Transfer RNA from Phlyctochytrium arcticum, 74 nucleotides, folded computationally.
Its Rfam family is "tRNA". From the family's description: Transfer RNA (tRNA) molecules are approximately 80 nucleotides in length.
RNAcentral holds the sequence, with entries from ENA.
The coordinates come from a structure-prediction model, not an experiment, and the mean pLDDT is 81.
């Protein structure tokens, strides 16, 4: 350089033929429990879904662009 996939709390994730309050697991704080710690149990808190812009009444979810991770090609 071309051309295909991804981009969603701290990390990993689930959700797309658009529709109210974006799902679960680990972390993280509390308070139960222990002589304490872990384990378990109960709650809590953290996301404007990579950014900008368009279609729409409505967009994580369709469309273009921009970034930036990743594979195959050359």
């Nucleotide at each position: 350089g071309c051309u295909c996939u991804c981009g969603u709390g701290g990390u990993g994730u689930a959700g797309u033929u658009g529709g109210u309050u974006a799902u679960c697991a680990c972390a993280u704080c509390u308070g139960c429990u222990u002589a304490a710690c872990a384990c378990g149990c109960a709650g809590a808190a953290g996301g404007u879904c990579u950014c900008c812009a368009g279609u729409u009444c409505g967009a994580a979810c369709c469309u273009g662009g921009a970034c930036g991770a990743g594979a195959g090609c050359a």